Predicted 3D model of a 73-nucleotide RNA (transfer RNA) from a Propionibacteriaceae bacterium.
The coordinates come from a structure-prediction model, not an experiment, and the mean pLDDT is 80.
It matches the Rfam family "tRNA". Rfam classes the family as a transfer RNA.

RNA sequence: GUCCCCGUAGCCCAGCGGUAGAGGCAAGCGGCUUAAACCCGCUCCAGCGCCGGUUCGAAUCCGGCUGGGGACA
Numbered sequence: 001g002u003c004c005c006c007g008u009a010g011c012c013c014a015g016c017g018g019u020a021g022a023g024g025c026a027a028g029c030g031g032c033u034u035a036a037a038c039c040c041g042c043u044c045c046a047g048c049g050c051c052g053g054u055u056c057g058a059a060u061c062c063g064g065c066u067g068g069g070g071a072c073a
Base pairs, nucleotide, nucleotide: 001072002071003070004069005068006067007066010025011024012023018056027043028042029041030040031039049065050064051063052062053061
């Protein structure tokens, strides 16, 4: 330099253009326990890296930017 992939919650990760978005871990509260651990119940303000475009409607499609990873040179 050219090309490819990824960026969604504190962390991991799912999500065909159609209800504003699943699950796990962690965390908080409660139960259980002499007390804890384990286990059980409940809660946990994510509108999707940023800007713009397409569309009735965008996490999803398109362009640019940005951060990370990879291949070739």